[in-house]
RNA sequence: CAAGCGGGCUGAACGGUCGCGGCGGGUUUCGGCCCGUCGAGGAAAGUCCGGGCUCCACAGGGCGGGAUGCUUCGUAACGCGAAGGCGGAGUGAUCCGACGGAAAGUGGCACAGAAAAUACACAGCCGGUGUUCCACCGGCAAUGGUGAAAAGGUGCGGUAAGAGCGCACCAGCGUCAUGGUGACAUGGCGGCUAGCCAAACCCCAUCCGGAGCAAGUCCAAAUAGGGGACCCAUGAUGCGGCCCGCAUCAGUCCCGGGUUGGACGCUUGAGGUUCGCGGUGACGCGAAUCCCAGAGGAAUGGCCGUUCAGGGAGGCCUUUGGGCCUUCCGGACAGAACCCGGCUUACAGGCCCGCUUGUCCC
Numbered sequence: 001c002a003a004g005c006g007g008g009c010u011g012a013a014c015g016g017u018c019g020c021g022g023c024g025g026g027u028u029u030c031g032g033c034c035c036g037u038c039g040a041g042g043a044a045a046g047u048c049c050g051g052g053c054u055c056c057a058c059a060g061g062g063c064g065g066g067a068u069g070c071u072u073c074g075u076a077a078c079g080c081g082a083a084g085g086c087g088g089a090g091u092g093a094u095c096c097g098a099c100g101g102a103a104a105g106u107g108g109c110a111c112a113g114a115a116a117a118u119a120c121a122c123a124g125c126c127g128g129u130g131u132u133c134c135a136c137c138g139g140c141a142a143u144g145g146u147g148a149a150a151a152g153g154u155g156c157g158g159u160a161a162g163a164g165c166g167c168a169c170c171a172g173c174g175u176c177a178u179g180g181u182g183a184c185a186u187g188g189c190g191g192c193u194a195g196c197c198a199a200a201c202c203c204c205a206u207c208c209g210g211a212g213c214a215a216g217u218c219c220a221a222a223u224a225g226g227g228g229a230c231c232c233a234u235g236a237u238g239c240g241g242c243c244c245g246c247a248u249c250a251g252u253c254c255c256g257g258g259u260u261g262g263a264c265g266c267u268u269g270a271g272g273u274u275c276g277c278g279g280u281g282a283c284g285c286g287a288a289u290c291c292c293a294g295a296g297g298a299a300u301g302g303c304c305g306u307u308c309a310g311g312g313a314g315g316c317c318u319u320u321g322g323g324c325c326u327u328c329c330g331g332a333c334a335g336a337a338c339c340c341g342g343c344u345u346a347c348a349g350g351c352c353c354g355c356u357u358g359u360c361c362c
Stems, first nucleotide, its partner, number of pairs: 001358010012307007020039008041333001045344002048342005053212004065208005070084005085099001086097004100203002105201002107197003122144002124140007152170006171193001173190007216264004226255005234250006271290008308331001310329008
């Protein structure tokens, strides 16, 4: 210098003017007015996960259902994050992975092919018999062909031809030792082998009650006190009193009707910033400091000017990389609604850091 990989930050600035919402102060003829101060985001979005908070339900356990699924750690919690393991891609930085179990059971494996899991024998190879072509009987699964996948792979021995039939190495399985918290890795030994699919049913492990701020609470207002159901419990009245029983009213539940104003919840919080300490890291601990939207048909905006990024056109200069001048255009995605932690998606342009590979120069 070129090509790339990973991560972070930013995503207009200032002034004037007309407006809007919250809070504090002042003033008021109670309608307002004035002053000060604060007033969207990295995603406020999708509402996909997890929690706080609120109400309802709830002994415990089971059945059923859902979610998650390599390990350890972090966290209030998670399906999130960090560090690792294993597999795959890349020369590499790095990226991707629903990555538990297929010797618990059930099921599936199109087409092709002899055969798709209880193996089987199409071409063929070998032996025997029939005098030959060829046929029959028996042995075989090395070779060919099919397929996404063919019953471990390669080599040597062995054999009539062959075969884990024997041996060596490799893969896989079991077991032991060592290292590691662990996933796992390395090595020894063993019998020689057990196809793939669980994003098929299923099995195993862990977790999970429901609804959501229109939650929920209070005040005010409103009301035909209407209709239906129940008398199990409680009270009152009546049947002369008491007991039982019955009826009615209160009561409980449902339906219908009315009211749909105000306040709280509401923003100080798993909070932000800086520094120190611990940790590879996610993160944790401590100190100092800050208060940073709270509306309720819903404020956070419009216009003008000067700049700053960026782009087009023209001219000039140039060390050919670019620089300067004039003029025009011009700033992405988007927007709080109870609050947090994540994930995902959208995003013009600009800046910074670390790393890899290649080429050239010293």